[in-house]
This is a predicted structure of a 1510-nucleotide RNA (small-subunit ribosomal RNA) from Victivallales bacterium CCUG 44730. Its mean pLDDT, the model's own confidence on a scale to 100, is 84. The RNAcentral record of the sequence draws on ENA and SILVA. The source organism's lineage runs through Bacteria, Pseudomonadati, Lentisphaerota, Lentisphaeria and Victivallales.
RNA sequence: AUUUUACGGAGAGUUUGAUCCUGGCUCAGAACGAACGCUGGCGGCAUGGAUUAGGCAUGCAAGUUGAACGAACCACUUCGGUGGAGAGUAGCGGAAGGGUGAGGAACGCGUGAGUAAUCUGCCCCCUAGUUGGGAAUAACAGUUGGAAACGACUGCUAAUACCGAAUGUGGCUUCAAUCCUGCAUGGGAUGGAGGCUAAAGAUUUAUCGCUAGGGGAUGAGCUCGCGUCCCAUUAGGUAGUUGGUGAGGUAACGGCCCACCAAGCCGACGAUGGGUAGCUGGUCUGAGAGGAUGGUCAGCCACACUGGGACUGAGACACUGCCCAGACUCCUACGGGAGGCUGCAGUCGAGAAUCUUGGGCAAUGCGCGAAAGCGUGACCCAGCAAUGCCGCGUGUGUGAUGAAGGCCUUCGGGUCGUAAAGCACUGUCUCCCGUGACGAAAUUUGACGGUAGCGGGGAAGGAAGCCACGGCUAACUACGUGCCAGCAGCCGCGGUAAUACGUAGGUGGCGAGCGUUGUUCGGAUUUAUUGGGCGUAAAGGGUCUGUAGGAGGUUCGUUAAAUACGAGGUGAAAUCCCGAAGCUCAACUUCGGAACUGCCUUGUAGACUGACGGACUAGAGUACCGGAGAGGUAAGCGGAAUACCAGGUGUAGCGGUGGAAUGCGUAGAUAUCUGGUAGAACACCAAUAGCGAAGGCAGCUUGCUGGACGGAAACUGACUCUGAAAGACGAAAGCAUGGGGAGCAAACAGGAUUAGAUACCCUGGUAGUCCAUGCCGUAAACGUUGUCAACUUGAUGUGGGGGGAUUUAGUCCUCUCCGUAUCGAAGCUAACGCGAUAAGUUGACCGCCUGGGGACUACGGCCGCAAGGCUAAAACUCAAAGGAAUUGACGGGGGCCCGCACAAGCGGUGGAGCAUGUGGCUUAAUUCGAGGCAACGCGAAGAACCUUACCUGGUCUUGAAAUAUAUCGGACCGCCUGUGAAAGCAGGUUUCCCUUCGGGGCUGAUAUACAGGUGCUGCAUGGCUGUCGUCAGCUCGUGCCGUGAGGUGUUCGGUUAAGUCCGGCAACGAGCGCAACCCGUGUCACUAGUUGCCAUCAAGUAAUGUUGGGGACUCUAGUGAGACUGCCUGUGUUAAGCAGGAGGAAGGCGCGGAUGACGUCAAGUCAGUAUGGCCCUUACGACCAGGGCUGCACACGUGCUACAAUGGGGGGUACAAUGGGAUGCAAUGUCGCGAGGCGGAGCAAAUCCACAAAACCUCUCUUAGUUCAGAUUGCAGUCUGCAACUCGACUGCAUGAAGUUGUAAUCGCUAGUAAAGGCGUAUCAGCUACGACGCCUUGAAUACGUUCCCGGGCCUUGUACACACCGCCCGUCACAUCAUGGGAGUUGACUGCACCCGAAAUCGGUGAUCUAACCUGCAAAGGAAGAAGCCGCCUAAGGUGUGGUCGAUGACUGGGAUGAAGUCGUAACAAGGUAGCCGUAGGGGAACCUGCGGCUGGAUCACCUCCUUU
Repeated sequence: AUUUUACGGAGAGUUUGAUCCUGGCUCAGAACGAACGCUGGCGGCAUGGAUUAGGCAUGCAAGUUGAACGAACCACUUCGGUGGAGAGUAGCGGAAGGGUGAGGAACGCGUGAGUAAUCUGCCCCCUAGUUGGGAAUAACAGUUGGAAACGACUGCUAAUACCGAAUGUGGCUUCAAUCCUGCAUGGGAUGGAGGCUAAAGAUUUAUCGCUAGGGGAUGAGCUCGCGUCCCAUUAGGUAGUUGGUGAGGUAACGGCCCACCAAGCCGACGAUGGGUAGCUGGUCUGAGAGGAUGGUCAGCCACACUGGGACUGAGACACUGCCCAGACUCCUACGGGAGGCUGCAGUCGAGAAUCUUGGGCAAUGCGCGAAAGCGUGACCCAGCAAUGCCGCGUGUGUGAUGAAGGCCUUCGGGUCGUAAAGCACUGUCUCCCGUGACGAAAUUUGACGGUAGCGGGGAAGGAAGCCACGGCUAACUACGUGCCAGCAGCCGCGGUAAUACGUAGGUGGCGAGCGUUGUUCGGAUUUAUUGGGCGUAAAGGGUCUGUAGGAGGUUCGUUAAAUACGAGGUGAAAUCCCGAAGCUCAACUUCGGAACUGCCUUGUAGACUGACGGACUAGAGUACCGGAGAGGUAAGCGGAAUACCAGGUGUAGCGGUGGAAUGCGUAGAUAUCUGGUAGAACACCAAUAGCGAAGGCAGCUUGCUGGACGGAAACUGACUCUGAAAGACGAAAGCAUGGGGAGCAAACAGGAUUAGAUACCCUGGUAGUCCAUGCCGUAAACGUUGUCAACUUGAUGUGGGGGGAUUUAGUCCUCUCCGUAUCGAAGCUAACGCGAUAAGUUGACCGCCUGGGGACUACGGCCGCAAGGCUAAAACUCAAAGGAAUUGACGGGGGCCCGCACAAGCGGUGGAGCAUGUGGCUUAAUUCGAGGCAACGCGAAGAACCUUACCUGGUCUUGAAAUAUAUCGGACCGCCUGUGAAAGCAGGUUUCCCUUCGGGGCUGAUAUACAGGUGCUGCAUGGCUGUCGUCAGCUCGUGCCGUGAGGUGUUCGGUUAAGUCCGGCAACGAGCGCAACCCGUGUCACUAGUUGCCAUCAAGUAAUGUUGGGGACUCUAGUGAGACUGCCUGUGUUAAGCAGGAGGAAGGCGCGGAUGACGUCAAGUCAGUAUGGCCCUUACGACCAGGGCUGCACACGUGCUACAAUGGGGGGUACAAUGGGAUGCAAUGUCGCGAGGCGGAGCAAAUCCACAAAACCUCUCUUAGUUCAGAUUGCAGUCUGCAACUCGACUGCAUGAAGUUGUAAUCGCUAGUAAAGGCGUAUCAGCUACGACGCCUUGAAUACGUUCCCGGGCCUUGUACACACCGCCCGUCACAUCAUGGGAGUUGACUGCACCCGAAAUCGGUGAUCUAACCUGCAAAGGAAGAAGCCGCCUAAGGUGUGGUCGAUGACUGGGAUGAAGUCGUAACAAGGUAGCCGUAGGGGAACCUGCGGCUGGAUCACCUCCUUU
C1' cells in the first nucleotide's frame, strides 16, 4: 500500500405556574447453584445442601499378594500331591482417589526467580554385588481373667520378619596435595594414607526380587522480588524482639532452639491493632477502562467431632491409623468399654430452598499381584427436579349466512372472526407391533438396554398457559365500588360518570413457560485514569512561615534508572475468540489456530525525564541611591466635648415621647459664668485615598523597628514554587489576676405600649467596654473567588516613582513600572455576571465537595480553668432540597395617573311609628333558593281558595296530560240518583260517523312498553345573568433578542376620557376592546297636513278651532343640514394637543341611552326552560278539603310617614308628560258625608275616558307634644270575589301612641343633577304598591386641591408567595408511633497480662529393677547394648486474679424523625411591620429579645465619587 474479516458508546420519568442548571431517587438491559405464585406435552445436554464445619440409624466407600511364610480346614487324588477358601506372620498400598471451605490477610495464593542450603518409594539407564551363620516370635495347643471390649501365663514353629560375622566396586569421614570453575559463602574433578559401612530369596530356567553407588524422570521441602479487602474515631509496635559468637536440631538454610554479648528492628510508601475473607485459571456485566464474583470443571492451600501430641514410613504429625484431654451419643452384669458421614446414598433439625438408602466395574483410571484376577459409592450409567441452555410439537388447506353465543353500541351496527362448525388432508411427538446397534482392541467381557435408530399400524385423535394494557412502555371499553375496598417500580390513582381498584369482553407481549422477589454489573461522566467539580447550586483551609513530599530556567558532557524497539524463556489444561469436524439441527463435544494485553533474561538507541560532572544569567537574592505611607511597638504631650465637684447669677420648671409617665427640681434643678478633677475617644482634613499576610491600623512629637515601590546595574549563580504534619499570628464576645471606671451599656429595676409585651420606646443601671500579664482560637475571619508563574484588543479616573517633549510661568502632552477603581473586546458562564486585580488560555502544588434532613450532632480521641473548640459517624426519614433567571400576584416598597375615592357642599340612613325582606325562635308545616361589596322592597310584574312546591286528613294506580301495540266493548259527551268536606266511589238514563264490508275514525276497559317527579348533584352541563368595569386594557402574524421560560412590539418623552393621538425606538403590521356607525334629545330646512294646529279671511256660540278654510306657527314623523379644533391668538418639538377668543341653537366626547374585550370569582341558577348521571314507581307520581308560606322575647337591611311655621288647616286659581282602555276605559246626569251605587253618551283611540300636585293669591294657627304627627283600638260601612275568621283593600265617625332632627358609624349626588312635587303603567277578580319601572313640574349648593381613606390603571423594586398575603411559615407544649445517645447496673463473646495446676508425647537425665541374638566364659556369672520405672524441661485442657474490645439488655433520662383538620403565640419571607444574618455573652413559656464586633446575601429617599452616551 492493497484485500478480506471482525469489533464499536441510544435514553426516559420525577423539584417549577412555566424555564435553564445543579442534584438525588426511579425505570427500560443482561446474568443467576436461585426461591415463591399460576400453569405444564416430548427429547438432548448440563446442573442440584449456598443455611447448622449442626447431630447422625443402616448399608457400602482400601485392599491385595499362597510366585515371601508355617499350621489348621474343605474337595479331589495315581497318596507323590493338586486345587479351593483363607485367620495369622511378612511385603506393598491405606500420605492417592473422594469431601468440605471452618480457620487463615499469610510467601497462604498468583507470577517470576533461587536452592553452590535439600530429600525423593514405586519407574528408566549405568556400575558393582547377592558369602556364611544365629536367636526368636505370632498363628497353634493348654491353663486362666472379664458381661463385653480385650487380655494374661506356659509350651511348639516358619520366612523375602529379626541379629551378628565376612567381602568393600563404591559411599561417608579425617589428614595432606594438584587442576578446573562461580556474583559471594563456595562448587566440581583426580590421586595417596587411616577409620566406618551391604544384601533375601521365590518360582522355574527364564525371569522377578534384594544390596551399594552414580545419573535421569516424577513428586516434595525451603528462600526471595512484585501483586493480593476495609477501618487512622487503631499511631506507635517489639524482648527471642533485631543482630553477632558458640553449641544443638533438621533432608535442608535460618532465633528453628539454647547459652553469652550488643541494642537493635518495624512504622505515615500505614507498622501494631480491629473487622471481613480460602487464593487462582476463570465467571457475570461493561464500548472500553473498570466493577462485582470465585458454585459446577481445573491448579494450589487448609481442615477431618474440639484441642494437644508424636509413632510408622520415601512421603503424614495421617478423613474411614495410634496416645491424651474435653463435649456429645451408644452398650454395660456399674467394674468398664465403644464411636466420629466436611466419602456415596439416606435420616432428623434449622431453613424461602437443593435429588435415589438405584445398577455396574462393560468403559476410563487407581491399588495389589509374575499373571489370571481381586477391590474401587473414583468412575460409567440409570432415577428425581421446567433448575438452566438448546431443539420439537399441540395440526395443515379450504370454509361467510360473516352462524350461535359473549361484549360494546350513536340501536344503524361493530367486534371476537376464517376464528368455529362443515369438507378435504398430513403424521413430527405420544401410543401399539416388529426389528435392533456403535460404544469391544486378537480370545472372553455391555450396567446403560430391548435403549438410540429403522420398518409397519392407528388416530386430529392425548398436548397452552402466564403477565400486562394512566405515562415511562407495546396494548381500551363496559359494569361494580365511591379517599371505602384496594393498587403502586417512580410520578401517582380511588371522595358517584376510575382506560390506574375488582370483574368481563377486547387488545398487546412472551410462550412450556410466564410473572414476582432477592442479588450483581450496566444505564450512573452519580468517585470522573479514560471522564467531574469548588463566586451565588455541595465544595478555597481565617492568615502567614516552613519539614517531608511533589514540580522545576539556559547550555555542554557522561550514564542508561525510566522510556522505545528487537530477541529468548515463561504465561498449565479447560474457558473466551476464529476456522473446521461429530451427534438429523442446535445446545453439547472434538481438532487446529489465535489470544492470554503479564513477569523474567538479554541486545540496541540516546531525543525527552532522572542521576552525576562542568558552565551561564533572563528566575531568585545581596549591596548602593531615592522618595511615599492611619505598617508595628514604647514613652511623652494637646485641645474640643461629656460627667462630677466648688463658687457666682437666676427662678419654676427641667427632661423625655407618636403621645405620656417613671426620673430630676423651691433642701434652688434646667439654663448661664468662673475654677478644678477624672476617664475614654480623637471632629474638620477624609477620599471607589494610603499601609499591612490576614485580623486590622487615624490628634501631635520623639526613640526603636518590619515590609513594599522606583532608579541604576556592582555581586551570588537556580540558591526557586507549592506545601501533608508542625509552628506563629488571629475582630468581637468570654475567662483568670491586679488596676481603672467619664461616657455607653448585656443582666436587672421602674414607666409606657399591648389582648398579653419576659420586646421594640423612655428613665435609671451592674458586669463589660479601658490598662498590664496570661488564656480562649472562633465570625457573613467575604472578593463567599487558595498560592505561584506565563500569555491574551482597549477606554477612563486615582495613589507612589522614573524618563521624554514643551512653556516666561501656571500648566499641558506623551512613554513606562508598581498599586487601586469603573466600563467594556474576544473568550468563559446554568444564568447572573467575570473580563490583564479573570470566573479567559495554560502549567505546578495544596485544601475541599459528592441528594435533603438527622448533624457545625452522638460516641471516642486531642486541646481548654471554664465557656467550649478541633476531628467526626450511624440508625431512621423524605423525593426532593437547591442555584439563576421568567411571568404573574402581593408589600404596613417607590414613582406617575384616574374615579362623588377624599376634600368642598346638599339631602339622607343609624333614634320613633308603620310597611317590607332576612336571620333567629316557634311550629304538624311555618316549601325552596339567594349570603361581603356583587344575599336581605332579591327569584315574587300581586301567597284569602287557586298559585303551592310545605303540613294534616281522605282518595287513585298505565295514572292529571303523551305515543304505540294487542284483546274485548261501545259512541263519547251530557243528564240524573245515593254517599261524602270535596276528590272519589256506587248506580241509573241516553246514544255515533265513514266503508272497497275485511275494517277504519272516535271512545271506554284490560294487558304491556311506558308516563310522571319543584326528588339529588349549578362541583357533570347548555343557555342566561351578576361582578371587577364602560376600567383601558387583552392578544396575534412576521422579524429581531434570549440555550430557554419569555421578551420586544404594548417600554420611553409628551398628550388624551381612552393602548386617544404625536414624536422617538428592532421593530413592522394586524385583530378583539376605545372612538365612530345605532336610538333619544337640543337648532334649522324640505316633504306631508288628520284625529293635531289657528297667524290671516269668513261664519257661529253663553263659551270653546265649534264650522268653512289654511300650512304660516306649535306639533306630528320622515328626509336632510349642522360641530370638524374648521377659523384667529398664544403655547407646545414647525407634532399630537392644550389655553383663550370669534361665530354659532349647540364647542372641543354637546347631553342621555343601547353597546360590556381577553378573562376572574368551580360567583348565581337542575325551582323558568333544556340536559348527563343517580334515585322513587299502589309513590319522592296524581286528585281533593282544611291549614301553612302572614306564626313572634329578639337582631339586621331597604323604605314610607313624621317630629312642624320654607309648616298645618280652610278657600280661590294655573301649568305637564309618559302611558292605558272591549270580561275594558267610562263622560254628562243622579243617590250617598264618603268609599261607592244607579245609569250609560262616547271610544278598539293625536278624535272618547282620567281633578295633576307642589307653585301662586288669601284667611287662620304662633311654638305647644300643639289646629304638628298619625300609630293603635272601637263602632259603622263600601267593593272584589264560591268564600275576606286565620288573611284583602278602601270609607266615615271616634280614639290620638312613640316622636321636638337622632351616639358610634355610614349612604347618595357635580346640572336640568341633588332635593322637592305629583302623574302613569305592568302584574292583577281584589289587594299588603309605602315596592318596581317610567313620566313630567319646581329646581339648587359646591369642587382650594390630590397629603390622607377606598377602588382601579401603567412603570419600577423586593419576595422563601403561584390554591398566588384570606399566601407562606417558626418554636415550645399535649397525644401516638419509630429508630437512636446517656444510664446504677446485669449478661455474653473474643482477647492481653500475672500466677496455680498440669494429661499424653518427644527430648534430656537416671535407671539399685528387667532383658533371646554379640563378646568373655565349661557353667555360673560378667561385659556390651537396650528397656520398664522414676526425675526434669516444655505444654493442651482446666483454674484464680486483673485489664481491654465488641455486642445484648436496663428503672430513668436527652434530643431526633414522622403523623388532614389539638394549644400558645407570630420569629422569618415585602422595609414582614424593630432590615436580616454570622460569632459570642446574658436573659426569657416558646418562637426569640438585648449587648459587643462583623457582613450585605438590606428596601427606600437624598447627597458624593466614578463610568457610559449626547